[in-house]
Predicted 3D model of a 107-nucleotide RNA (c-di-GMP-I riboswitch aptamer) from Acidobacteria bacterium 13_1_20CM_3_53_8.
It matches the Rfam family "c-di-GMP-I riboswitch aptamer". Rfam links the family to the GO term cyclic-di-GMP binding.
Parts: sequence; structure tokens; C1' cells
RNA sequence: CAACGAUAAAGGCAAACCUACCGCGAGGUAGGGACGCAAAGCCGUGAAUCUCAACAAGCUAGCCCCGAAGUCGGGGUCGAGCCUGUAGAGAUUGUCUGGUUGCCGAA
Repeated sequence: CAACGAUAAAGGCAAACCUACCGCGAGGUAGGGACGCAAAGCCGUGAAUCUCAACAAGCUAGCCCCGAAGUCGGGGUCGAGCCUGUAGAGAUUGUCUGGUUGCCGAA
């Protein structure tokens, strides 16, 4: 110096939750609070997940028309719900990966 990570030493950060504020939302900020963390410091590369609105297809029921005479079938269209996909803009990174900086020095 690098790799590495101790029942070491000095420290550091802060999950869930609560309160206030910001945001359409995912979520963020501050305070309290500690589940935990050797980078749980910083960035946001490649993914992953989530949000927003848009488009396309499908399904469900409503509405209209026709047929049937039974509670069904066919067609149409408008908005609603569900779901899938596409690309866009965001969010998380304490989800992984990547980049970068850093305390200590046992094995």
C1' cells in the first nucleotide's frame, strides 16, 4: 500500500413507527425513535420494484338495437372497473450491481 473485517478502540449512520411540512403519487425533509449497518458516506451506471398520466388489446357489468321465449345469443358504442403490453417522466438504492471517497489495524 492492497486485500480483508475482530466479542478490538475511537466514533458514525439510523429501519419500523409517531408528529409536522412538501408532493397528484411512489416518496422526500425535519424532530423523536433504534431494526439493524464495515461504507446503512456520496453518485445514480446497468437492472429490479413502485408511482403518474398517455396509447393499444382483452375481460366484466351497465346502456341501445335485433332475435329468442326465456333470463340466453349476436352486434354497436360511451364512460367505469380489472388486467396485460408499449414507450415517456419520476421515485427507491437500508433491493442488487457499478463508480468514487473514507476511520482502525487483530487474524
Lineage of the source: Bacteria > Pseudomonadati > Acidobacteriota. Its mean pLDDT, the model's own confidence on a scale to 100, is 79.